[in-house]
Description: The part of an RNA shown here (small-subunit ribosomal RNA, 3' major domain) has 478 nucleotides and comes from a Saprospirales bacterium. Lineage of the source: Bacteria > Pseudomonadati > Bacteroidota > Saprospiria > Saprospirales. Its mean pLDDT, the model's own confidence on a scale to 100, is 82.

Context: one part of a larger RNA
Parts: sequence; C1' cells; structure tokens
RNA sequence: UGACGGGGUCCGCACAAGCGGUGGAGUAUGUGGUUUAAUUCGAUGAUACGCGAAGAACCUUACCAAGGUUAGAAUGUUUUUGGACCGCUCCUGAAAGGGGGCUUUCUCUUCGGAGACCGAUUGCAAGGUGCUGCAUGGCUGUCGUCAGCUCGUGUCGUGAGAUGUUGGGUUAAGUCCCGCAACGAGCGCAACCCCUAUCAUUAGUUGCCAGCGAGUCAUGUCGGGGACUCUAGUGGAACUGCCUGCGCAAGCAGUGAGGAAGGAGGGGACGACGUCAAGUCAUCAUGGCCUUUAUACCUUGGGCUACACACGUACUACAAUGGUCGGUACAAAGGGUUGCAACACAGCGAUGUGAAGCUAAUCUCAAAAAGCCGAUCUCAGUUCGGAUUGGAGUCUGCAACUCGACUCCAUGAAGUCGGAAUCGCUAGUAAUCGCAGAUCAGACAUGCUGCGGUGAAUACGUUCCCGGACCUUGUACA
Repeated sequence: UGACGGGGUCCGCACAAGCGGUGGAGUAUGUGGUUUAAUUCGAUGAUACGCGAAGAACCUUACCAAGGUUAGAAUGUUUUUGGACCGCUCCUGAAAGGGGGCUUUCUCUUCGGAGACCGAUUGCAAGGUGCUGCAUGGCUGUCGUCAGCUCGUGUCGUGAGAUGUUGGGUUAAGUCCCGCAACGAGCGCAACCCCUAUCAUUAGUUGCCAGCGAGUCAUGUCGGGGACUCUAGUGGAACUGCCUGCGCAAGCAGUGAGGAAGGAGGGGACGACGUCAAGUCAUCAUGGCCUUUAUACCUUGGGCUACACACGUACUACAAUGGUCGGUACAAAGGGUUGCAACACAGCGAUGUGAAGCUAAUCUCAAAAAGCCGAUCUCAGUUCGGAUUGGAGUCUGCAACUCGACUCCAUGAAGUCGGAAUCGCUAGUAAUCGCAGAUCAGACAUGCUGCGGUGAAUACGUUCCCGGACCUUGUACA
C1' cells in the first nucleotide's frame, strides 16, 4: 500500500410490504449420467444448462459403418497437349467413382499462328472443425452504468509511499459548494446522439375528409380541399427559470404558480483503470506442435432425435373472475416478385383449382385476442384438462421408416393449486391477451427478438440476509 475481520456513514427489488410464479402433474427443450459402431465438439457457482444453434430428414455435419480418390474438393500462376464449350447416351455401381459410344468446330488472322473457354498434364503455392484460449490478436461475459481509476509539478517522508482524492455539507454521480500544502490535468459521471410525450412551421401522395358538389344498397367511391388525423423534415419548449420557507453556498422542501411535460419527464445506445491465466484456436485471424495414400477429400446409409434415472428453463393445466356456442368492437409494429395473394368454386377441415391486384402509406398476409352482448354447462376427474394411442388425410421436399408440421374422426392419461426450499417485479411496471419478424423448401418455435391491447397491489422502514461504495481501526495474510 492492499486484502480480510470489527466499527461508522450510505446505496441497490438486498430485506421488509405486496403481486405473480418455480419446486408436485403432463409435455417441450437444454444438460448430466448411462447406453451406443457413433450418440461430433464446445459452454460448468454467481458469469454453463430454450447457451454457440436467427431453425440436425439428405445437405448442414465436424461423429460412425461401408465403398472410393491421392498434387488432391477450391483458387491463382506456369509447362506440354487435345478439343470449341455445351449436349445426348450405354455398361457397372447404393452413390461417388470406374469403363465406353454419338454429336459438335467459337473469335481474329499477315494462313505461320494468336486468343477465349473446357479437359488432361508439369511445377509452385495444398488440405486439416487435429492439439495448445496456460503462447496470442480480435470479440465477449462478470464485478457494474458501480463511482471510481490515475497523472504532471509542488510539498512531506531515509524509503516503500503520502498529499491532491481526506474533512463539513450536498448529489443518481470524485455531482457541486465551503474549507484545506497543495495547484492543475486526464480516463470515467453528466451533456452532446436516437426513440417517445407537447406545440409551431414547411410539404400534401399512395395517407386524411371539416366544409362544398356528384354518386351508391353501402364504402373518400369521384370532383375537389389542407382544416383535422397522419406521415417526415426544420424549429420551439424544462433551466430549480419564477414564488415561499430553510441554508454562507451548493442545494433541499412545497396539494405553490404557470405548463403537454418539473426537478435526470420516460426509454435506448454508450461500460473508466482493472479483476476472474473467466470464455472462445469450432466465426475469423495467428505463433508453436502434430498429420500428408491420411488426422486430407468424395459418396451412400446411419448417428447428433438412444433412455432405468437426476437437474435447469419454459409451455399447458388442475377450472365458474371458467369451458363451449352464436353475434359484435377496437391496435401497433413488421413481411411480401423463386413472393404476399383478395375474390369465386370444391372440401367438415388441413388444403386444392381458377384468378384480380401489388416491387407496396396504393395490393396483400390480416382473423387481432383478451373485451362487450346473448345462450348453455352447475361443481363432477366434469361440456375441466388435454397427454397417449388407433384410423383416414393435406402440404413441403429427390426422399417424411429411423426422424417433419398440419387436418379430421375416435381414444381421453396424470393433474383438484403443489414439502423443504427458491425466483421475478416499484408503473403503463407486474400480471394477463393476442400480433409480427429473423433463420427457413418444410419444421419439431411452447424458443428468441420486437409490437401493441387490458392493466394492478405495495414500499412503515433499514434491525436483520446478500452485494457494493467511502472513512476508520486490528492483523502472525500478500
């Protein structure tokens, strides 16, 4: 000087006060274990376990079995050589591969040849998801959006170091004020950036429709209009600026005024010096080591989907604040030409057939759902719950056996609110309800990332648990 223990001050959904869960059931998914020819590899307290994977039937794929190739699957360059390329076809084979046949003659030309493309061939550079994340870069998690981490000069100390950065207040903040052997400065904090809440202005199509006119069973449908909504550019607006009280000040308090918004208005991006030899050599890059007829490459099939069991994360439930049936209302944000598909017809349905429009504020996916109105069920393992299984189908795709999703008929399991324990959340939040997208042929998505609808309860307080910040003290620790 730190670290740890004690003390003091302070903070955080840390506790408390509340609301909803997990732990019990079924299923989905990840992991461990076991099994296996293989169940590829990595991630492992917090900080692994719906994680890498924004999507394993083949491919992916790295694993296993079998069949093959050996300067190799790709690319550049070079030597020699053949032929345009392309295309068609036969044998063998699971395919890859191997062995043949047919057809074809591009451009320029000084007719010698040259060029482009394809194949064979020679040389130079192969290849490796093999090892080492404890050799590394880059990227990332975490402490933590915590308020800290340092430097120059000066001063003090023999020195390690100290001071500044401590103290008194204050703040979300090393934020600011006052004091002070310190005076300044840097990285962080804050602000500058984006979205959102309000107003003005500019613009008015594909959006809008108040007033005027036309038209329809009806609809901004048409003429037209820019008022409004909205769209998207530019500005304004919030600063404790004003008032009162307290205070030296910084600042704090107020059912204060005004205001759409009030004391950081709400949210995002943004992560200091460093810690964990944290994670990643399998995104990529890269040193070293290893391999080179194999640890490389191609193909078919299998596996990554196994199943006595254990754990994590979710979904659906156990019902009447509900289930079922009929009617009816209101979003936002996105996607669409290898696509989205209105509408009509067929089918109980998944879907099929035909087909307008749309490269989209124009057309379309599209039905929002919870909600509201009415009917029914009457407390049951039920008209709750939907697992499982049988049958019949649809769609994607060379191909749904291992191993897809969806539809219809039938079947109708466990489950009556969950032990010890444990998690999230402070407001448009929790809870609850649907919608969209990426990946993607399809999809095991109940995942993830967004979007809106409805919309609470509680916080006395800081004694205690956990984590953190500062000061101080002890130490046989570094």